[in-house]
The RNA shown here (c-di-AMP riboswitch aptamer (ydaO/yuaA leader)) has 139 nucleotides and comes from Streptosporangium violaceochromogenes. Its Rfam family is "c-di-AMP riboswitch aptamer (ydaO/yuaA leader)". About the family: This family represents a conserved RNA structure found upstream of the ydaO and yuaA genes in Bacillus subtilis and related genes in other bacteria. Taxonomically the source falls in Streptosporangium (Bacteria, Bacillati, Actinomycetota, Streptosporangiales). Of the family's consensus pairs, 88% are formed in the model.

Formats: sequence, C1' cells, structure tokens
RNA sequence: GGGGCGCGGCCGCCGAAUCCGCGGGCUCCGCGGAACCGGGGAACCACGUUCCUGGGGUGAAUCAGCGCGUUCGCGCGCCGUAGGGCACUUCCCAGCCCGAACCCGUCAGCUAACCCGGUAGGCGGUAUGGAAGCGAAGC
Repeated sequence: GGGGCGCGGCCGCCGAAUCCGCGGGCUCCGCGGAACCGGGGAACCACGUUCCUGGGGUGAAUCAGCGCGUUCGCGCGCCGUAGGGCACUUCCCAGCCCGAACCCGUCAGCUAACCCGGUAGGCGGUAUGGAAGCGAAGC
C1' cells in the first nucleotide's frame, strides 16, 4: 500500500419550511438570488337534466356513532375511523403517538404559456421489537 471478515447507525425528528449574497439598530429584520412547496390559469380531455345544499384550498388531520348544550347556524365532550408519524433504507407484523389548525369570500375540473403566494411551527436526548439490505470516520 492492497484485499477479506467483523464491530461501528455519524449528521437529531415531524414538516415544502433550507442555502447563498448585501444592508441594518445584527439571537432578529429587510432586500435580492438559488432550491423546495403550494395556488390560480388555455386547447384537448373530462363534466353536462331538475330540485335541495354555497363552494374551494393548505395540511396526514377525513368520515361515522353516542351524549350534552344551542340563537338550530353550530359548538363541546366521549368513542371509533380514512389517513399520517415512530431517528440509515425498505418491507411486513405487533406496539405506541397524531388524527389539529387555518385561508379564500359566492369564485375555482384538468391545464402549455403566464401570474400569485409560502419557506412557519412543534418536539426529542439516541430513538419500540422482528426480517432483509446498505454503511462514514475510527477500531
């Protein structure tokens, strides 16, 4: 120096929510750019009657049942549930957790060009167990 085998799970997790540059009164804010995410928006396609009910979007967060209250619009609680998450990755089983909140304002199918907006917030202290695969530095 090369090869084989084994140990080793780094950089935390959910989320699009990160990175770079400049400026400022510098834990932060503003501007610009990149990247990522979302919305609006033709043709083609899809839809296509009447009545009732407004409808749509972000998000995993939707839909039932029961109880209480109600200004009858709905609200609250309980119990399930579509769905989502559990720490290198994938899959399956079991287990655990979440199953919120908000926006537009009577308008929205898809959608090239084009236009608009967002980059928050929350949590943890080595990550629940099993199978397969992969594995930095170091040993």